A computed fold for a 337-nucleotide RNA from Aquincola sp., annotated as Bacterial RNase P class A. Taxonomically the source falls in Aquincola (Bacteria, Pseudomonadati, Pseudomonadota, Betaproteobacteria). The sequence is in RNAcentral, with records from ENA. Of the family's consensus pairs, 98% are formed in the model.
RNA sequence: GAAGCAAGCCAGACCGCCGCUGGCACAAGUCCCGAAAGGGCGUGCUGGAGGAAGGUCCGGACUGCACAGAGCAGCGCAGCGGCUAACGGCCGUCCACCGCGAGGUGAGGAUCAGAGCAACAGAGACGAGUCGGGGCGGGCAAGGCCCGCCACGGGUGAAACGGGCAAUCUCUGCGCGCAGCAACACCAAGUAGGCCAGCGUCGACGUGGCUCGCGGAGCUGGCGGGUAGGUGGCACCGAGCCGUCCAGCAAUGGGCGGCCCAGAUGAAUGGCGGUCACGCCGGUGUCCCGCAAGGGGCGCCGGUGCACAGAAUCCGGCCUAUCGGCUUGCUUCACAU
Numbered sequence: 001g002a003a004g005c006a007a008g009c010c011a012g013a014c015c016g017c018c019g020c021u022g023g024c025a026c027a028a029g030u031c032c033c034g035a036a037a038g039g040g041c042g043u044g045c046u047g048g049a050g051g052a053a054g055g056u057c058c059g060g061a062c063u064g065c066a067c068a069g070a071g072c073a074g075c076g077c078a079g080c081g082g083c084u085a086a087c088g089g090c091c092g093u094c095c096a097c098c099g100c101g102a103g104g105u106g107a108g109g110a111u112c113a114g115a116g117c118a119a120c121a122g123a124g125a126c127g128a129g130u131c132g133g134g135g136c137g138g139g140c141a142a143g144g145c146c147c148g149c150c151a152c153g154g155g156u157g158a159a160a161c162g163g164g165c166a167a168u169c170u171c172u173g174c175g176c177g178c179a180g181c182a183a184c185a186c187c188a189a190g191u192a193g194g195c196c197a198g199c200g201u202c203g204a205c206g207u208g209g210c211u212c213g214c215g216g217a218g219c220u221g222g223c224g225g226g227u228a229g230g231u232g233g234c235a236c237c238g239a240g241c242c243g244u245c246c247a248g249c250a251a252u253g254g255g256c257g258g259c260c261c262a263g264a265u266g267a268a269u270g271g272c273g274g275u276c277a278c279g280c281c282g283g284u285g286u287c288c289c290g291c292a293a294g295g296g297g298c299g300c301c302g303g304u305g306c307a308c309a310g311a312a313u314c315c316g317g318c319c320u321a322u323c324g325g326c327u328u329g330c331u332u333c334a335c336a337u
Stems, first nucleotide, its partner, number of pairs: 001333010012276007020048007029041001031040003050308001054319002057317005062180004069212004074176005079093005094108001095106004109171002114169002116165002131154001133152001134150007184232004194223006205215003238260001240259008278305012
């Protein structure tokens, strides 16, 4: 210098003006909306998207069903060890495969418990035996044909009584109750109240399927009439973020110090202008290389661009999308010393 491998980071910065939205403080009425519950209106200060907020694929927190229980069925996972609230995630390591290598990938328990499956080729593909050759023995009006036997060699194929496939059922071990914030609780006139029929403490009905167990007084259908408004959950001192030290190969855990960091519900997080930075294109000046064509560095001017995408109960992962740029470690090759 070229080509790569792995890990990590950024996702324009600043200023001015105008807006949107959460919180706090102060202030307000004889105010506004609404049936009510409840909500809104001013000023100041302050917070206001992401590495994936995405897909909703796993796991958990939380809530209800019994303080969620038993068995069967069903579903999921799979070398070994560790981490974690948990996981199908992560870390270490063994083995197999790929790569010259740095490294990458793995659907890696069990096939003497049972069943099932195997393209093409081949006589024959999971049942056994025999396609052709050869050898031995026997029979026959016979230089060939037929029958029997064979610890032999040949051909096909991934595989030929010996194996393969569990990304087929199955077996083994481990895990899983179900539903989901439109959960759920409360307020409010109203998924109410009413009428009719049937069933029901001899247990209807509920508890994801079945059997128990548990709860249990209503349930189902029809007629008629209506509601889906608001508050909490939920914006939060937490599996929290930042720094540092310790233990550990690592994932991770612990100690100490500091910080408080979005939150709507037709759904805020934006728009305009300016300066600077970066990429691309064009023009131009200058310098370097070159005989030249041309190439490269730096500067100036103009234009243009800045991805993927946007929280919706929260958290840990996985997967997918992503213009461009940066950092660190390592590998292979070439050259120079």